[in-house]
Small-subunit ribosomal RNA, 5' domain from a metagenome, 475 nucleotides, folded computationally.

Context: one part of a larger RNA
RNA sequence: GAACGAACGCUGGCGGCAGGCUUAACACAUGCAAGUCGAGCGCAUCCUUCGGGGUGAGCGGCGGACGGGUGAGUAACGCGUGGGAACGUGCCCUCUUCUACGGAAUAGCCUCGGGAAACUGAGAUUAAUGCCGUAUACGUCCCGAAAGGGAGAAAGAUUUAUCGGAGGAGGAUCGGCCCGCGUUGGAUUAGGUAGUUGGUGGGGUAAUGGCCCACCAAGCCGACGAUCCAUAGCUGGUUUGAGAGGAUGAUCAGCCACACUGGGACUGAGACACGGCCCAGACUCCUACGGGAGGCAGCAGUGGGGAAUCUUGGACAAUGGGGGCAACCCUGAUCCAGCCAUGCCGCGUGAACGAUGAAGGCCUUAGGGUUGUAAAGUUCUUUCAGCUGGGAAGAUAAUGACGGUACCAGCAGAAGAAGCCCCGGCUAACUCCGUGCCAGCAGCCGCGGUAAUACGGAGGGGGCUAGCGUUGUUC
Repeated sequence: GAACGAACGCUGGCGGCAGGCUUAACACAUGCAAGUCGAGCGCAUCCUUCGGGGUGAGCGGCGGACGGGUGAGUAACGCGUGGGAACGUGCCCUCUUCUACGGAAUAGCCUCGGGAAACUGAGAUUAAUGCCGUAUACGUCCCGAAAGGGAGAAAGAUUUAUCGGAGGAGGAUCGGCCCGCGUUGGAUUAGGUAGUUGGUGGGGUAAUGGCCCACCAAGCCGACGAUCCAUAGCUGGUUUGAGAGGAUGAUCAGCCACACUGGGACUGAGACACGGCCCAGACUCCUACGGGAGGCAGCAGUGGGGAAUCUUGGACAAUGGGGGCAACCCUGAUCCAGCCAUGCCGCGUGAACGAUGAAGGCCUUAGGGUUGUAAAGUUCUUUCAGCUGGGAAGAUAAUGACGGUACCAGCAGAAGAAGCCCCGGCUAACUCCGUGCCAGCAGCCGCGGUAAUACGGAGGGGGCUAGCGUUGUUC
């Protein structure tokens, strides 16, 4: 000098754009953050113009694996980059072949119970795009050299135009897996390893593989740093620098990991699942003491910690997502608004003229000098803020939270708007008074013990400016 997710002190007019718990992955009151479908199904109930329509809890489908948060763990194929073969892929697209005949249940509802509650038991009864069986099989899968044999499917709905269902092939997208190279410090960590290293055969998986198992062999890694310890999410980037390099990984974007702590699987195309389930633990809450409920590292918000970081706001209008044929519903994603000089950028706090160089202040050699065209005064202007009126684009026929916002016009009046740090040298800027090694200053050198340009005040001056200084960190 530059930079900052900054903080602190003094000060503070406006706007645009951004940013805002770096600390306790500490604990959380309250509200909201994932629903939707009656064009799958029965039931109950309400309205009815008798055509039909609405509501509710269920069964069923799709979605809750996305979006949003955090960085605890992880030194690893986790990430980055470049390759690879033994895989999967709901919804979407293309092509192709089908969509036949039956059956038994069950929730709801009803009856009877248990329980404080959470919830739950028995009986009777009912539907389906829920479940099961049979048939069929262009592809598909299995056995087989082939011929051939064997296995395996479906679901209907309505407003009659559509939406669907099943098998198969291909695509697209997304994902799983493997490898080369790169990826912090410590040797005051030198040996580490028994499923360990490899093979054979199996199991398991969508798939390769000691991933797991049985048997066999005795290997494998390591001073080119194994193992151990410490630290850390990685990257695009950011910052500094002429560059090389150093430091860093906030916001935004990609990947990974996590969801009170630890473990586990279920469902599913996809999870070992933030607002799902089970078990254990710690903690909090309810309880009739028998037993139950919960998980903000979602958005706000509270306590706590801290030098320090915001509103318990509006809207689905736009963009996007889920469901639905659609109408539409949901969406703290998102778009906006609120708070904060936290940062960057822009603007203003007036302009011109004005000497008798007024008054006052300060200095003085007492003549004067300086503050200083500065003020007053005269003539103007009205940005921004204020008031009044008009008033968008963003939306495509309709639909605008923002918002009566941006913007435009008019009105009034210089009117409402300047501070902070410094002045010994480095380093731009000097005098007087007070103090007297005191009080104090200080980044370094150093000032202060009676003439202090270095302390404190004043006048004057220098620098930056809605900021200015200090502290911290990086180069």

The RNAcentral record of the full RNA draws on SILVA.